[in-house]
Molecule: SAM riboswitch aptamer (S box leader)
Organism: Mucilaginibacter sp.
């Protein structure tokens, strides 16, 4: 790296350091010298995994992960429905679990 299950319209930032690009790719729309992006610290969010409780399709907590503009930003690919430019599935990405 490929596999297989699951979930992605909710939530959650200050501050130090750098110093131009960054939102996966491809158009767009964004976001950035009023300092984004990344890194560290310190705080939060969520509950997959965990660990107690036995009210268990539950409830607490917060050990491993993971996240803190925008619905995965929307679209573009591929099927379906509609027909007035919409809609819903797939692929694709992402996270966690497992397998390997």
């Nucleotide at each position: 790296a490929a596999c297989u299950u699951a979930u992605c319209c909710a939530g959650a930032a200050a501050g130090a350091c750098c110093g131009a690009g960054g939102g996966a790719a491809u158009g767009g729309c964004c976001c950035a010298g009023u300092g984004a992006c990344g890194u560290c610290u310190u705080a939060g969010c969520a509950a997959c995994c965990u660990a107690u409780a036995c009210u268990a399709u539950u409830a607490u907590a917060a050990g491993g992960u993971g996240c803190u503009a925008a619905c995965u930003c929307c679209a573009a690919c591929u099927c379906c429905c509609a027909a007035a430019u919409g809609g819903g599935a797939g692929a694709a990405g992402a996270u966690a679990a497992g397998a390997a």